Description
Bacterial RNase P class A from Steroidobacter sp., 382 nucleotides, folded computationally. The sequence is in RNAcentral, with records from ENA. NCBI's taxonomy places the organism under Bacteria, Pseudomonadota, Gammaproteobacteria, Steroidobacteraceae, Steroidobacter. Of the family's consensus pairs, 94% are formed in the model. The coordinates come from a structure-prediction model, not an experiment, and the mean pLDDT is 76. Rfam family: Bacterial RNase P class A. Gene Ontology terms of the family: tRNA processing, dimeric ribonuclease P complex and ribonuclease P activity.

[in-house]
RNA sequence: GGAGUCGGCCAGACAACCGCUGCGCGCAAGCGUGGAGGAAAGUCCGGGCUCCCAGGGCACGGCGCCAGGUAACGCCUGGGGGGCGCGAGCCCACGGAAAGUGCAACAGAAAGCAAACCGCCUAAGCGCACGCCUCGGCGUGCGACGGUAAGGGUGAAAGGGUGCGGUAAGAGCGCACCGCGCCGGUGGCAACACUCGGCGGCACGGCAAACCCCGCCCGGAGCAAGACCAAAUAGGGGAGCAAGCAGCCCAAGUCCUCGUGAUCUGGGCUGCACGUGCGGCCCGCACAGGCUCCCGGGUAGGUCGCUUGAGGUGCACGGUGACGUGCAUCCCAGAUGAAUGGUUGUCCUCGACAGAACCCGGCUUAUCGGCCGACUCCUUCU
Numbered sequence: 001g002g003a004g005u006c007g008g009c010c011a012g013a014c015a016a017c018c019g020c021u022g023c024g025c026g027c028a029a030g031c032g033u034g035g036a037g038g039a040a041a042g043u044c045c046g047g048g049c050u051c052c053c054a055g056g057g058c059a060c061g062g063c064g065c066c067a068g069g070u071a072a073c074g075c076c077u078g079g080g081g082g083g084c085g086c087g088a089g090c091c092c093a094c095g096g097a098a099a100g101u102g103c104a105a106c107a108g109a110a111a112g113c114a115a116a117c118c119g120c121c122u123a124a125g126c127g128c129a130c131g132c133c134u135c136g137g138c139g140u141g142c143g144a145c146g147g148u149a150a151g152g153g154u155g156a157a158a159g160g161g162u163g164c165g166g167u168a169a170g171a172g173c174g175c176a177c178c179g180c181g182c183c184g185g186u187g188g189c190a191a192c193a194c195u196c197g198g199c200g201g202c203a204c205g206g207c208a209a210a211c212c213c214c215g216c217c218c219g220g221a222g223c224a225a226g227a228c229c230a231a232a233u234a235g236g237g238g239a240g241c242a243a244g245c246a247g248c249c250c251a252a253g254u255c256c257u258c259g260u261g262a263u264c265u266g267g268g269c270u271g272c273a274c275g276u277g278c279g280g281c282c283c284g285c286a287c288a289g290g291c292u293c294c295c296g297g298g299u300a301g302g303u304c305g306c307u308u309g310a311g312g313u314g315c316a317c318g319g320u321g322a323c324g325u326g327c328a329u330c331c332c333a334g335a336u337g338a339a340u341g342g343u344u345g346u347c348c349u350c351g352a353c354a355g356a357a358c359c360c361g362g363c364u365u366a367u368c369g370g371c372c373g374a375c376u377c378c379u380u381c382u
Base pairs, nucleotide, nucleotide: 001378002377003376004375005374006373007372008371009370010369012347013346014345015344016343017342018341020035021034022033023032024031025030037353041364042363044362045361046360047359048358049222050221051220052219061217062216063215064214065079066078067077068076069075080094081092082091083090084089095213096212100211101210102207103206117152118151119148120147121146126143127142128141129140130139131138132137160178161177162176163175164174165173179202180200181199182198183197184196185194186193187192226304227303228302229301236295237294238293239292240291241290244272245271246270247269248268249267250266251265253263254262255261256259275287276286277285278284311330312329313328314327315326316325317324318323348351
């Protein structure tokens, strides 16, 4: 100098004027002060909070190497194993396939009890032909039956690899090394590792984000949760007020001349009137009604929930780290038609993605550019 890896931070700046909104002060005018994000997003996980439900379990669903962190997690940290990269580093749903069921398109002869298309081989046994012969057989050739997973070819995958021996040709068939499995030992909390020892020729292919098995977790709904105050109108319940006239019937009392007598009180029924509605009045019609007050439920509306919290910052200590502990300090949006904006000026590298709505911890996705730190590789110079 070039190329790259990981981590962290910023997200136009300043000023003036005019607005919007929470809070405080003030009788008021007004003044002071706070006012979006790293993702406020997706709503994908985990919690707090609230209400409902609850005797237990299964199922459904989720998670899945080990240890730790955390309120908890599917998150984070450290470690192990596998893969990629020269490297810094990056990626991985990474339990079980010798419990069972199932799947594997196309190609290929054969795909899970393996398999013979091409190729290789005819040693033994059988048949035929020829030759030899000491007539018992022997040799050669051909054929059928067969052998063979070395080589070719198909496939994502063809039942360890290399070499030597071996064989008719071959083959863990035998051996050496490598690999693999099991048992033990050693190290490690563990996952696991081992230049450790022994055993086994290998018996055990892949897929569980297929069913399934094993282990762990899990009640439901969500701030429009939920709590409180509470009109008007309509409807529900209760109390009070207003309830006249006439006729009939019933019951009790009083009086007398003792009767189907008179009188009075109460109740019931019927009719009319009063009442209410049809805007007012009259008629008419309908209703069994009316008026006042109280109680209770719900609605409109209002208040709370609502932002002080697993909180931020700094320092010290413990820890490899995630994180924890202690001390000090700070208060940093809280609306409900819903604020966080507009105009102008100056400057620069000319400004991305995007905006709270109960809160918090994560993950994922979007994002113009810039800065800082640690590290790796290549080249050159000293």